[in-house]
RNA sequence: UUACCAUCCAGAGCGGCCGAGAGAUCUGGCUCGAUGACGCCGCAGCAACCCCAGCCCAUUCAAUGGGCGGAAGGUGCUCACGCCAGACCGAUGGAGA
Numbered sequence: 001u002u003a004c005c006a007u008c009c010a011g012a013g014c015g016g017c018c019g020a021g022a023g024a025u026c027u028g029g030c031u032c033g034a035u036g037a038c039g040c041c042g043c044a045g046c047a048a049c050c051c052c053a054g055c056c057c058a059u060u061c062a063a064u065g066g067g068c069g070g071a072a073g074g075u076g077c078u079c080a081c082g083c084c085a086g087a088c089c090g091a092u093g094g095a096g097a
Stems, first nucleotide, its partner, number of pairs: 001097002004094005013043005021032003025087005044078003049074002051070002054068005082089001
């Protein structure tokens, strides 16, 4: 980069730096923002995609799959349903080429 699968109305914020727009794009709304948004960094947290001690089931051993459970590690996420509507799409994770 490309095709595939799953998810996107639950949940979870403080500090420091910066300084004007930000919420992906277009249109129309709405919201956040000099009482400092967005972004970056640190710490904390949320969740359970990958992961995993344990228990149960398919099923009898293994392997595999599913359910319950856990949260050390890899990601992700922490205003508002991906902010809303329409359009085009996008984001994250997994396993491939």